[in-house]
Context: one part of a larger RNA
C1' cells in the first nucleotide's frame, strides 16, 4: 500500500420492505446433465454455461458412425514430359460416388498459346492438438464512480500529499476550505430516437371548403378522394425554435445545491438508446476468422449412400398452454403500429367444410401487395361439473415444400378426449405507458417457431411507511499471525 473481518461511520442499488405477476405441482415444447447407443459431432457449467453458439440438424448443412471409393487430391500456384477440346446429352452396371460405350467434336495471334486431361515433383489440405504460445472479438464486476500522471512537498525508503475534510451531486458533479498547484482517462455534453411548436415542399399522402361522377334513399340526407381542383387539417421529408433552475420565494456559508411556486408540449439528467475508464477472472472463442508450435499426408485430406445430431428408467434450467364464468362457445361490429416483397409479394373471380387449389390485375411499391389486427364493444347461450374447462395423447383421412416428409416437417377435417380443480420447501422479475394483457411483423428460410429471438403497436394497474434486516456495491475509519 492493499485485501479481509459475524469491526465502527456515511451513502447508493427492485437489495429488503410495500405491492402485481410469477416460478417450483400437470401436460407439452425447448437446452442440459445422465444412461443408452455403431455414432448419439464439438464447445459453453456459480452470478457470467443450461430456448447458450444454431437468425432455423429430413438430404445438404456436418464436424460424428457403417459402408463403398479416389491418392498432387474436392480446391490454389508454378515448373517439366505427353495428349486432346473440355464440359454436356442418350444408355448399361452399381446404393450412389465411379466405370464403360455411343452422340457431341471449341477460339484464333498458328504456337514452347489460351482452355482442358493424364504423368512426375514442389505442395495443396485437416471444424486434427493446444484460448495455459497468441491476435481480434466477447461477457463480468458495471454506466459502478472510480483509476492515474507531470512538477512541487514531506518520508531513511516501501510510498503518502493531491484524490483526505465541511456540505452537495445520479456521478472524484460542483461548491467551500486545505502543501499542495495543474493536467489526463472516465462522468457530464457532443450524436441517434420520441414528445411541443414554426417555416419549407405538395407526390404515390391528405380531404375543411367549392364543384362533378357512381352507389345508395324514409328525398331529409349518406357514403366514395373516384374526378377537377385545394394545400387548410392528418401525413412524409428537411431545416429552425423549445429547458437554461432561466423566473418567483424559502432554507443554506451573500456558495454549490435543495424544497416550493408561476409560465410552459415538456422541470430539474424529459423518456429511450448507442457509448462501458485503469483493470479482474490464466473467464469465453484455434469450431467465425487469423495465427506460432505439434500432430496426420493410399489418411485426423477428399468423394458417396445410409443412419446419426431427433435415441429415453431418470434428474435439472428457461418457457408455452391450462386449470375456467374478469370465463368458454356462436353471430355481428370498431380501432394500430414497425415491418417484408422479383427465383417475390399476390388482388379481384372461382372450386373446396379447411388446409389448400385453379388463375392472375396490380406493384421494385406512401402507388400493388403480405392485410384478418387482437384483447375490446353488442347480443345469444353455457350455470359451476373434470364441464360446451382443458387440450395431452391415439385412429382414419387429405393439403403443401421438396429428387425424397419411414427414421425425421409444418398444416388441414373427422373421431378420440389424458394430467390438471392455482401448485412443498424455496425462488424470479417489475416503479410508468413499467408490470400483466392482447395481437402484429421481421430475420434465417425450398419447407419447418401458435411456445425461441429481435422489434411493433393496443388495452393498461399496484405499492414505496423506511433503510432494522439480507445481496452487492462505493467512501472513510480500525484491526490483523494474509499478499
Nucleotide at each position: 500500500u492493499g485485501a479481509c473481518g459475524a469491526g465502527g461511520g456515511c451513502u447508493c442499488g427492485c437489495a429488503c420492505a410495500a405491492g402485481c405477476a410469477g416460478c417450483g405441482g400437470a401436460g407439452c415444447a425447448u437446452g442440459u446433465g445422465g444412461c443408452u447407443u455403431a455414432a448419439u459431432c464439438c464447445g459453453a457449467c456459480g452470478c457470467a454455461a443450461c430456448g447458450c453458439g444454431a437468425a432455423g440438424a429430413a438430404c445438404c448443412u456436418c464436424a460424428c458412425c457403417a459402408a463403398g471409393g479416389c491418392u498432387u487430391g474436392a480446391c490454389a500456384u508454378c515448373g517439366c514430359c505427353c495428349g486432346g477440346a473440355a464440359a454436356g446429352c442418350c444408355g448399361u452396371a452399381g446404393a450412389g460416388a465411379u466405370a464403360c460405350g455411343g452422340c457431341c467434336c471449341c477460339c484464333c495471334u498458328u504456337g514452347u498459346g489460351g482452355u482442358c486431361g493424364g504423368g512426375u515433383g514442389a505442395c495443396a489440405g485437416g471444424u486434427g492438438g493446444u484460448g495455459c504460445a497468441u491476435g481480434g472479438c466477447u461477457g463480468u464486476c458495471g454506466u459502478c464512480a472510480g483509476c492515474u500522471c507531470g512538477u512541487g512537498u514531506c518520508g531513511u525508503g516501501a510510498g503518502a500529499u493531491g484524490u483526505u475534510g465541511g456540505g452537495u451531486u445520479a456521478a472524484g458533479u460542483c461548491c467551500c476550505g486545505c502543501a499542495a498547484c495543474g493536467a489526463g482517462c472516465g462522468c457530464a455534453a457532443c450524436c441517434c430516437u420520441u414528445g411541443u411548436u414554426c417555416u419549407g415542399u405538395g407526390u404515390u399522402g391528405c380531404c375543411a371548403g367549392c364543384a362533378u361522377g357512381c352507389c345508395c334513399u324514409u328525398c331529409g340526407a349518406g357514403a366514395u378522394g373516384a374526378u377537377g381542383g385545394g394545400g387548410a387539417c392528418u401525413u412524409a421529408c428537411a431545416g429552425g425554435a423549445g429547458a437554461c433552475u432561466g423566473c418567483c420565494g424559502g432554507g443554506g456559508u451573500c456558495a454549490a445545491c435543495u424544497c416550493g411556486g408561476a409560465g410552459a408540449a415538456a422541470g430539474g439528467u424529459g423518456g429511450g438508446g448507442a457509448c462501458g475508464a485503469c483493470g479482474u477472472c490464466a473467464a469465453g472463442u484455434c469450431a467465425u476468422c487469423a495465427u506460432g508450435c505439434c500432430c496426420c499426408u493410399u489418411a485426423u485430406g477428399u468423394c458417396u449412400u445410409g443412419g446419426g445430431c431427433u435415441g429415453c428408467a431418470c434428474a435439472c434450467g428457461u418457457g408455452c398452454u391450462a386449470c375456467a364464468a374478469u370465463g368458454g362457445c356462436c353471430g355481428g361490429u370498431a380501432c394500430a403500429a414497425u415491418g417484408g416483397g422479383c427465383u417475390g409479394c399476390g388482388a379481384u373471380g372461382c372450386c373446396g367444410c379447411a388446409a389448400g387449389a385453379c388463375g392472375g390485375g396490380g406493384c421494385g411499391a406512401a402507388u400493388c401487395u403480405c392485410g384478418a389486427a387482437a384483447u375490446g364493444c353488442c347480443g345469444a347461450u353455457c350455470u359451476c361439473a373434470g364441464u360446451u374447462c382443458g387440450g395431452a395423447u391415439u385412429g382414419a383421412g387429405g393439403u403443401c415444400u421438396g429428387c425424397a416428409a419411414c427414421u425425421c416437417g409444418a398444416c388441414c377435417c373427422c373421431a378420440u378426449g389424458a394430467a390438471g380443480u392455482c401448485g412443498g420447501a424455496g425462488u424470479u422479475g417489475c416503479u410508468a405507458g413499467u408490470a400483466a394483457u392482447c395481437g402484429c411483423a421481421g430475420a434465417u428460410c425450398a419447407g419447418c417457431a401458435u411456445u425461441g429471438c429481435u422489434g411493433c403497436g393496443g388495452u393498461g394497474a399496484g405499492u414505496a411507511c423506511g433503510u432494522u434486516c439480507c445481496c452487492g456495491a462505493g467512501c472513510c475509519u480500525u484491526g490483523u499471525a494474509c499478499a
Molecule: small-subunit ribosomal RNA, 3' major domain
Organism: Streptomyces sp. HK17